Predicted 3D model of a 1477-nucleotide RNA (small-subunit ribosomal RNA) from an uncultured prokaryote. RNAcentral holds the sequence, with entries from ENA. The prediction has a mean pLDDT of 83. Its Rfam family is "Bacterial small subunit ribosomal RNA".
[in-house]
C1' cells in the first nucleotide's frame, strides 16, 4: 500500500465483496511437553449439602464435657461410681471488640452515579503526639433453681447472683450553653509490672456535604413545574439547605433541547487505526449500586446491614394444623437456562485481616493443586550421508516424469517424556535468653511437594496434522458425475472432455494447532475536524422581508475575557512508550524514567479577535436632477374575428376524413350583403427586445403606486452581508359562494379504424376557461447552477443613461456605465461543458446528499371544506441502479448511391392429369442425414438382386478385413446329394516357385490371445469440404498525431466510378488482404503448320460425290503473336480525374462469358465421402444369407413434364448445326417385323468408322372452334429388351379404351441481347430404367419514364433505456405460490399519569387506662422510663379513568420475489398519437 464486480469495451459516480488485527468466545477435524494467564457474556432463575466471623477467662458470675492432682465407697494389685473448680481448660450465658472489612453481582440508575478541579457548614471507634483525671456509693439481672405452658421453634411466673454490665454522689477547665450574672458535664477495674478507662486539645487516615465542567440516542417527545422558584421564622441534622412545617411573593427550567421515552453501572484503560478517530468497559485496580421482592428503622463511631432485626408479598420445607423456619449475586456443588465456561479439592507454610497481654484462634481473603490447546511464550516429534534415482502410488506424447535423498540402509544424538539417584529457595520473626528497647545467639515452623534444578544408564527410541489450490489469493493433473449430486466470502462453477462438485496423485500455507461461525476496528476520504460533495451521477430551499444566531470597513486609546509563554500544583497504582535487571530465553516479573493533553492558582505578552470610549469615509443610505419600461392596482375606451339572431339575393348540396360516417340542409343550410346582440382575447409592431424577487407581465387613455439605472454635488457614519424558525407571495388545475358563458373543451353521447379501440381522428357537447371575494400552496416552480463581496485576456452584437471628436443635424467613431446575448485565452470538469452573468480562484452564511428498489409510502402530527399539502421511517429485497462519452446494432430518423429491386414489359407457377421430392400417416421396416431465403428433381451422375445402412427368418463368433504367433497343408479345380440359402458333410483331381537343402516366400485350414470391426452417439469437443451474406466494396495494419480512457484520425469532405476506381483538398503519412489487371474462352486479323479437314485456280473422273492427282489461297484445326489504352478530336468540369458526343476500328470506354469469393457472420451443413477425440456395443450395436422393406397413400406443399389448341393438330415432300461419346463398346449396308427389335456383320481404340434422320423453318394438302383430327391419363389385350430374376417393382412397341382439362383466386417467379421466349441434339451415371442433372447448337424478341413506393446492399449523420445487439428491450393488470409490513371489531400483557378507598412494621407528635428497681422527697408523691390507646407520613393491596408500549386479531391494503402462466404492447427509434413534470 490496494484488489475483485455495472460495460460490447472507457473514464467517472456509487454500493456490495475480500486481503489484515484483535477476542473471556462457541462449533469441526486432530492433538507431544513446559512456563505465564484466563474461564456462566445466558435466568439479578431456583438451590440439596459442606464450609465462607469470630474471638478475649489478663472482664464477669461460673462449671456441661475432657484431662490431672486429692478425699470418698465398693473393693483383689486395679478397676468402677462418687465428691472436690485446687489445676489445665472451657459448653452455655453476662459483658467488650469485631459481624459497616474482606468476597461476590452489574439488576437499578442517563444523574443524590462516575471523571477531572475546586469548596465550607461537618463526624470521626482503633492508631499517633499532648495536657489532666481514675474519688467515694447504690440497684438490678441473666447463667442457675423450682414451677409450668408448647409438638416444634420458643417462652411465662418465682426465687439466688456477678461484673470493665446499669445508676446517682463528689470533683470541673484551654470543655459546652449563657441573657455575659452564671449554669452544666466524667471515669472501670484487673494478678505486681505492663495493659485499661475518663474529660479535653491536636494531628494522620477515613466518611458525609456542596459548586463548575466534562460523560450516549430520539423532536414522529415542544413545552414541564406547586414544596414547584425564592425570601421570614421555626423544626430537624453530625453538618449547608425546602430537608421538613407555617405565612409571604409568583416564580424557576427549555430550540446552547426543558419535559418524555427506549437503552445503559462510570472509570483507569482494553482493541483497533498513521493520526484524527470508531468500538468496547471480562480479568487486575479506584468509585458507585444491589443483597428473594417492597418498606421501615434499631443498635453503633461507622448501617437503615450479603451470612442481624420487624413488617408485606411470591416461593420453598417442618408441622400433633395451633404455629414455625429458610434466602448461595460468599468458595465448591445441584437443577434449568444456553453455541458456550472448571473440583462438593490441600493450607493457614507465606501475604494480609478480626479478637487476645501473648501463646493461640479463626479466615473458601489469600496461597497452592485439579479441570479445560481458551489465550499468549517457549522446546520437541530427529541429525548427517545415502541413486540401484529402489518398490508402491499418480500421470503420460509410452520415450519418461514426478512422489524423491524421501524412504530403506550405514554412521551419529538424547533436548523432551518415562526410569534411579541428589536436591535448594520461598523463613524471618513471633518463642527463650530478668526487659517490649539495642547488639547478638540458639532452637522449632512447608500447603503446594514425588517441587524448581542437578547427575546417571538405555534407545530413533513415545510425540503431526488442519485449511486451501477458477479470479481476487501461494498452490495442477486424473478419474467419477452430467444444472443431477453438490459447491460459493464477491464475481460465480455443474446441461459428457469440469484447474470451481467428490475421490485421489501432486503442490501451497500454517503448524499442536488448523479451518469455519459470530463480533470489533481498518481498509472505507462509504459522514470527509485531519478529509467529500451539490448544471446532466444521490443533493440549492418555488421565490423574497427579516427574527435569533453566524460574519463583518480604516484608524486611536484603555481592559485583558478568547488568545500566546512561563512557573506551582494535580493527573492514584498497575497498563502503553524508554531505559536496566531476574526467571537458560521468550512470554511473565519487577526498579527507574517519562506520560502531547485537560483541570486549577499564580505572573507575564498586548498582534489578531472581543469589550468600552473617540475618530474617519472607500461599504450601506438620504438628499436634488433626469432617463427607460408589457412592473403592479383600478377605472374607462377601441377595431378585426369567431358564434348567434333579423332581413335580403340565391339553390341543392355543405361539412368533415387517409378514406368515410354521425351532423347540417328544400320547413331553404353552404355561400353572399345588410343590421343586431354578447363574450373572450389583443394581429401587424415583435426583437437570444424591455420589467418584475420569483410566479410573471402584451389594445388605447386616466388616476394610484412599487422598483432599477444614469450625472454632479453636499449629508449620515458601519447603518452592513447571510439568514433556522417566523411572515408575505407563489403558473396551471381543482373547492366554496355569487355572477358571466361567444370560441376553445376534461366528462360524456355518436360516427369510424380496429381483432378489440372505454384511444389517436370526425361531429357534437358539460364541468371548466372569464369576473368579484375566499381557500388551495404543488410544478421539468429549469440556467435542472443559493445570496452576498473581491480578483482573473480579448473579440463581436443589442438595450437604457452620461462625457468626448468631427458635423447645420441625423448618422458614425472613442470612451465609461448598468443590464442582455454570441465565440474564446487561462483555469476548472468524468466527460459534456463552464468560461467577467464562472461550473475559474477566494471569503461569509444559509439550504440539501450518502447505494436501487421498498417509498415521497406506512403510522404519527401540523395544516386543508375536500382533494390534499407539510414533515417522514422500518421489515423485506437486489449487486447492482445511475451520468458521461466511444463502437457497432437498429429506427414504421434524414442525406446520398446501387441491384430485374420496383417501375416497364415477355414467359410462367398458383387451377387440370401425371412425374419427381418433402412433410404428414400408416408400416414388421416403410434406413439416414437436408428443414426460412441458404431443406424439398437436395446428399442420390440414376433402390428389381445387389446397392441396403432398415425389417423378418436362418446362421458364424480372432471373425468378411490387419499385424503378430503355434501346428499342418502346394495353390487350387471337379462332382453329385440336403438346405431357401449362407453352410455342412462326402468322394475325386492336383503335388508349383526360390534355396547354402537347414529352410524361405506367397497361399490355405485349425488353434490361443493380443485384437479386428460398427453407415451405432456427439457437425454444440474436431479436421478437411461446402452453403450464405456477396462478386457486396469493403476490412484492416505500422509509424505520427489528437484524446485521462474506450477510441479517433487515417477510411471523413468535394467531385467521380461497376468499384476504398482515381483526382483535389486535408494530422496525417506510407503499407496489407479485398476491387481491378494477369488466367481460361469467344468476336477481327497477321504468321508457322497440313491430315483422317478443306477446294478456288489446273488436270482426271462419277449416275451424284474433294472420288482421285494435285494445291496451301478459303474454311477448319492449334501453336505464337497483333489489337484497345479514354489512344486521337471536341465539350463540360476546378487548366484534375473523369463525363458527354465524335473519327477510326472486327471490337470503345471493365467489348461477352467463365474460373477466381477480402476480414468476418450464421455454435449454418456435414461424425452416412474422408479423417479424428471422447463415449457406447465385442456369441452382438460386429459378420454372413434369404425373403420383404426403402416404390405404403385420406391427405397437404415445393420443382418440372404434357396440355386445354389455328402463331395449332395431322399427311407427305424438303433445307440448314453445334457439342460430344464409343472395344466387355458404338454398330453400318442388306434381310425380317406395322413397331419396339431380330438377323447380319463391314468399319473404328475415331477431325477417317459409328452413335446420327436434327427439330423447329420451309412447300403443298386437310381439319373450322367442337372436349374436337385438340389433350393425352386411366385401363384391357399383344408383344419387345435388358438382366439368374420384371409379382411386389422397370423402359419400350402395336391394337383399343379416351379421364381431368376450354389458360387457372389470393398470391408469387424468373429474364435486360445472341439475352427471355421456343425448338431440336449430346453426355454423365448405367445391365436395364429420365419429365431430372449437365453441356451443346438452331430460330429469336419486348421493355427500362424513373427511383415515390417493396425487397437486399454500401457510405455520411441522427436518436437509442439494444449489445445474444428490434426475432432487441420492456410496462400494467389478472391467476398461482411464499415472505415482510399497513389498517382492523376487539382481546391479552407491561411500564406509567391522575383522582379516591386503604394502612402493616416502624418513627415522629398526643394520650393518667395500666405498670413502674436505682435519683429527689415534705414519704403524700414527683422526675424519668415501659406497655396500651390515638394521630400524621408510608409500603403492599384495591376501584374508577387516560397515556404510551407489546404480543395477538376474522377480514383487508398495498409491497416484495418467484418456472417457459394469461391479457394487451405503454416507454426506449418520430417506439408508430415526441417523451416527460
Nucleotide at each position: 500500500a490496494g484488489a475483485g464486480u455495472u460495460u460490447g469495451a472507457u473514464c467517472a459516480u456509487g454500493g456490495c465483496u475480500c486481503a489484515g488485527a484483535u477476542u473471556g468466545a462457541a462449533c469441526g477435524c486432530u492433538g507431544g511437553c513446559g512456563g505465564c494467564a484466563g474461564g456462566c457474556c445466558u435466568a439479578a432463575c431456583a438451590c440439596a449439602u459442606g464450609c465462607a466471623a469470630g474471638u478475649c477467662g489478663a472482664a464477669c458470675g461460673g462449671a456441661a464435657a475432657c484431662a490431672u492432682g486429692u478425699c470418698u465407697a465398693g473393693c483383689u494389685u486395679g478397676c468402677u461410681a462418687g465428691a472436690u473448680g485446687a489445676u489445665g481448660u472451657c459448653g452455655a450465658g453476662u459483658g467488650g471488640c469485631g459481624g459497616a472489612c474482606g468476597g461476590g453481582u452489574g439488576a437499578g440508575u442517563a444523574a443524590u452515579a462516575c471523571u477531572u478541579a475546586g469548596g465550607a457548614a461537618c463526624a470521626u471507634g482503633c492508631c499517633u503526639u499532648u495536657g489532666g483525671g481514675u474519688g467515694g456509693g447504690g440497684g438490678a439481672u441473666a447463667a442457675c433453681u423450682a414451677u409450668u405452658g408448647g409438638a416444634a421453634a420458643c417462652g411465662a411466673u418465682a426465687g439466688c447472683u456477678a461484673a470493665u454490665a446499669c445508676c446517682g454522689c463528689a470533683u470541673a477547665a484551654c470543655g459546652u450553653c449563657u441573657a455575659c450574672g452564671g449554669a452544666c458535664c466524667a471515669a472501670a477495674g484487673g494478678g505486681g509490672g505492663g495493659c485499661g478507662c475518663c474529660c479535653a486539645a491536636a494531628g494522620a487516615g477515613u466518611g458525609g456535604c456542596c459548586u463548575a465542567a466534562g460523560c450516549g440516542a430520539g423532536a414522529u417527545u415542544a413545552g414541564c413545574u406547586u414544596g414547584u422558584u425564592g425570601g421570614u421564622g421555626a423544626g430537624g441534622u453530625a453538618a449547608a439547605g425546602g430537608c421538613u412545617c407555617a405565612c409571604c411573593a409568583a416564580g424557576g427550567c427549555g430550540a446552547u433541547g426543558a419535559u418524555c421515552u427506549a437503552u445503559a453501572g462510570c472509570u483507569g484503560u482494553u482493541c483497533u487505526g498513521a493520526g484524527a478517530g470508531g468500538a468496547a468497559g471480562a480479568u487486575c485496580a479506584g468509585c458507585c449500586a444491589c443483597a428473594c421482592u417492597g418498606g421501615g428503622a434499631c443498635u453503633g463511631a461507622g448501617a437503615c446491614a450479603c451470612g442481624g432485626c420487624c413488617c408485606a408479598g411470591a416461593c420453598u420445607c417442618c408441622u400433633a394444623c395451633g404455629g414455625g423456619a429458610g434466602g448461595c449475586a460468599g468458595c465448591a456443588g445441584u437443577g434449568g437456562g444456553g453455541a458456550a465456561u472448571a473440583u462438593u479439592g490441600g493450607a493457614c507454610a507465606a501475604u494480609g485481616g478480626g479478637g487476645g497481654a501473648a501463646a493461640c484462634c479463626c479466615u473458601g481473603a489469600u496461597g497452592c493443586a485439579g479441570c479445560c490447546a481458551u489465550g499468549c511464550c517457549a522446546c520437541g516429534u530427529g541429525u548427517g550421508u545415502g541413486a540401484a534415482g529402489a518398490a508402491g502410488g499418480c500421470c503420460u506424447u509410452c520415450g519418461g516424469g514426478u512422489u524423491g535423498u524421501a524412504a530403506a540402509g550405514c554412521a551419529c544424538u538424547u533436548u523432551c517424556a518415562g526410569u534411579u539417584g541428589u536436591g535448594a529457595g520461598g523463613a524471618a520473626a513471633g518463642c527463650a535468653u530478668a526487659a517490649u528497647g539495642c547488639a547478638g545467639u540458639g532452637a522449632u515452623u512447608g500447603a503446594c511437594g514425588u517441587u524448581a534444578c542437578c547427575c546417571a544408564a538405555a534407545g530413533a527410541a513415545a510425540a503431526a496434522g488442519c485449511a486451501c489450490c477458477g479470479g481476487c489469493u501461494a498452490a495442477c493433473u486424473c478419474u467419477g458425475u452430467g444444472c443431477c449430486a453438490g459447491c460459493a466470502g464477491c464475481c460465480g462453477c455443474g446441461g459428457u472432455a469440469a484447474u470451481a462438485c467428490a475421490g485421489a496423485g501432486g503442490g501451497u500455507g500454517c503448524g499442536a494447532g488448523c479451518g469455519u461461525u459470530a463480533a470489533u476496528c481498518g481498509g472505507a476520504a462509504u459522514u470527509a475536524c485531519u478529509g467529500g460533495g451539490c448544471g446532466u451521477a444521490a443533493a440549492g430551499g418555488g421565490u423574497g422581508c427579516g427574527u435569533a444566531g453566524g460574519c463583518g470597513g480604516u484608524u486611536u486609546a484603555u481592559c485583558a475575557u478568547g488568545u500566546c509563554g512561563g512557573a506551582u500544583g494535580u493527573a492514584a497504582a498497575a497498563a502503553c512508550c524508554c531505559u536496566g535487571g531476574g526467571c537458560u530465553c521468550a512470554a511473565c516479573c519487577u526498579g527507574g524514567g517519562a506520560c502531547u493533553g485537560c483541570c486549577a492558582u499564580c505572573c507575564g505578552a498586548a498582534a489578531c479577535g472581543g469589550a468600552u470610549a473617540g475618530a474617519c469615509u472607500a461599504g450601506a443610505g438620504u438628499a436634488g436632477g433626469g432617463u427607460a419600461g408589457a412592473g403592479g392596482a383600478a377605472a374607462g375606451c377601441g377595431g378585426a374575428a369567431u358564434u348567434u339572431c333579423c332581413g335580403g339575393u340565391g339553390u341543392a348540396g355543405c361539412g368533415g376524413u387517409g378514406a368515410a360516417a354521425u351532423g347540417c340542409g328544400u320547413a331553404g343550410a353552404u355561400a353572399u350583403c345588410g343590421g343586431a346582440a354578447g363574450g373572450a382575447a389583443c394581429a401587424c409592431c415583435a426583437g437570444u427586445g424591455g420589467c418584475g424577487a420569483a410566479g410573471g407581465c402584451g389594445g388605447c387613455u386616466u388616476u394610484c403606486u412599487g422598483g432599477a439605472c444614469c450625472c454632479a454635488u453636499a449629508c449620515u457614519g458601519a447603518c452592513g452581508c447571510u439568514g433556522a424558525g417566523g411572515c408575505a407571495c407563489g403558473a396551471a388545475a381543482g373547492c366554496g359562494u355569487g355572477g358571466g358563458u361567444a370560441g376553445c373543451a376534461a366528462a360524456c353521447a355518436g360516427g369510424a379504424u380496429u381483432a378489440g379501440a372505454u384511444a389517436c381522428c370526425c361531429u357534437g357537447g358539460u364541468a371548466g376557461u372569464c369576473c368579484a371575494c375566499g381557500c388551495c400552496c404543488u410544478a421539468a416552480a429549469c440556467g435542472a447552477u443559493g445570496a452576498g463581496a473581491a480578483c482573473u485576456a480579448g473579440c463581436c452584437g443589442u438595450u437604457g443613461g452620461g462625457g468626448g471628436u468631427a458635423u447645420c443635424a441625423a448618422a458614425a467613431c472613442c470612451u465609461u456605465u448598468a443590464g442582455u446575448g454570441g465565440c474564446g485565452c487561462a483555469g476548472c470538469u468524468a466527460a459534456c461543458g463552464c468560461g467577467a452573468u464562472a461550473a475559474g480562484u477566494u471569503c461569509u452564511c444559509c439550504g440539501c446528499c450518502u447505494g436501487g428498489g421498498g417509498a415521497g409510502u406506512a403510522c404519527g402530527g401540523c395544516c386543508g371544506c375536500a382533494a390534499g399539502g407539510c414533515u417522514a421511517a422500518a421489515a423485506c429485497u437486489c449487486a447492482a441502479a445511475g451520468g458521461a462519452a466511444u463502437u457497432g446494432a437498429c429506427g414504421g430518423g434524414g442525406g446520398c448511391c446501387c441491384g430485374c429491386a420496383c417501375a416497364a414489359g415477355c414467359g410462367g407457377u398458383g387451377g387440370a392429369g401425371c412425374a419427381u421430392g418433402u412433410g404428414g400417416u400408416u408400416u414388421a421396416a416403410u434406413u439416414c442425414g437436408a428443414u426460412g431465403c441458404a431443406a424439398c428433381g437436395c446428399g442420390a451422375a440414376g433402390a428389381a438382386c445387389c446397392u441396403u445402412a432398415c425389417c423378418u427368418a436362418c446362421u458364424c463368433u480372432u471373425g468378411a478385413c490387419a499385424u503378430c504367433c503355434u501346428u499342418g497343408g502346394a495353390a487350387u479345380c471337379u462332382u453329385a446329394g440336403a438346405g431357401a440359402g449362407a453352410u455342412a458333410g462326402a468322394a475325386g483331381a492336383g503335388u508349383g516357385c526360390c534355396u547354402u537343402c537347414g529352410g524361405g516366400a506367397a497361399c490355405c485350414a485349425a488353434g490361443u490371445g493380443a485384437c479386428a470391426g460398427g453407415u451405432g452417439c456427439u457437425g454444440c469437443a474436431u479436421g478437411g469440404c461446402u452453403g450464405u451474406c456477396g462478386u457486396c466494396a469493403g476490412c484492416u495494419c505500422g509509424u505520427g498525431u489528437c484524446g485521462u480512457g474506450a477510441g479517433a484520425u487515417g477510411u471523413u469532405g468535394g467531385g467521380u466510378u461497376a468499384a476504398g476506381u482515381c483526382c483535389c483538398g486535408u494530422a496525417a503519412c506510407g503499407a496489407g488482404c479485398g476491387c481491378a489487371a494477369c488466367c481460361c474462352u469467344u468476336a477481327u486479323c497477321c504468321u508457322u503448320a497440313u491430315u483422317u479437314g478443306c477446294u478456288a485456280g489446273c488436270a482426271g473422273g462419277u449416275a451424284a460425290a474433294g472420288c482421285u492427282g494435285a494445291g496451301a489461297a478459303c474454311u477448319u484445326u492449334a501453336a505464337g503473336g497483333a489489337g484497345a489504352c479514354u489512344g486521337c478530336c471536341g465539350g463540360u468540369g476546378a487548366u484534375a480525374a473523369a463525363c458527354c458526343g465524335g473519327a477510326g476500328g472486327a471490337a470503345g470506354g471493365u467489348g461477352g462469358g467463365g474460373a477466381c469469393g477480402a476480414c468476418g457472420u450464421c455454435a449454418a451443413g456435414u461424425c452416412a465421402u474422408c479423417a479424428u477425440g471422447g463415449c457406447c456395443c465385442u456369441u452382438a450395436u460386429g459378420g454372413g444369407u434369404a425373403g420383404g422393406g426403402c416404390u405404403a397413400c385420406a391427405c397437404a406443399c415445393g420443382u418440372g413434364c404434357u396440355a386445354c389448341a389455328a402463331u395449332g393438330g395431322g399427311c407427305a415432300g424438303u433445307a440448314c448445326a453445334a457439342a460430344g461419346a464409343g472395344u466387355c463398346g458404338c454398330u453400318a449396308a442388306g434381310c425380317c417385323g406395322c413397331g419396339a427389335g431380330g438377323u447380319g456383320g463391314a468399319g473404328c481404340u475415331a477431325a477417317u468408322c459409328u452413335c446420327a434422320g436434327a427439330a423447329a423453318g420451309c412447300u403443298u394438302c386437310u381439319c373450322u372452334c367442337a372436349g374436337u383430327c385438340c389433350g393425352g391419363a386411366u385401363u384391357g389385350g399383344a408383344g419387345u429388351c435388358u438382366g439368374c430374376a420384371a409379382c411386389u417393382c422397370g423402359a419400350c412397341u402395336c391394337c383399343a379404351u379416351g379421364a381431368a382439362g376450354u389458360u387457372g383466386g389470393a398470391a408469387u417467379c424468373g429474364c435486360u441481347a445472341g439475352u427471355a421466349a421456343u425448338c431440336g441434339c449430346g453426355a454423365a451415371u448405367c445391365a436395364g430404367a429420365a419429365u431430372g442433372u449437365c453441356g451443346c447448337g438452331g430460330u429469336g424478341a419486348a421493355u427500362a419514364c424513373g427511383u415515390u413506393c417493396u425487397c437486399g446492399g454500401g457510405c455520411c449523420u441522427u436518436g437509442u433505456a439494444c449489445a445474444c445487439a428490434c426475432c432487441g428491450c420492456c410496462c400494467g393488470u389478472c391467476a398461482c405460490a411464499c415472505c415482510a409490513u399497513g389498517g382492523a371489531a376487539g382481546u391479552g400483557g407491561a411500564u406509567u399519569g391522575u383522582a379516591c378507598c386503604a394502612g402493616a412494621a416502624g418513627u415522629g407528635g398526643g394520650u393518667u387506662g395500666c405498670c413502674u428497681a436505682a435519683c429527689c422527697u415534705u414519704c403524700g408523691g414527683g422526675a424519668g422510663g415501659g406497655c396500651g390507646c390515638u394521630u400524621a407520613c408510608c409500603a403492599c393491596g384495591g376501584u374508577g379513568u387516560g397515556c404510551u408500549u407489546c404480543a395477538u386479531g376474522a377480514c383487508u391494503g398495498g409491497g416484495g420475489u418467484g418456472a417457459a402462466g394469461u391479457c394487451g404492447u405503454a416507454a426506449c427509434a418520430a417506439g408508430g398519437u415526441a417523451a416527460c413534470c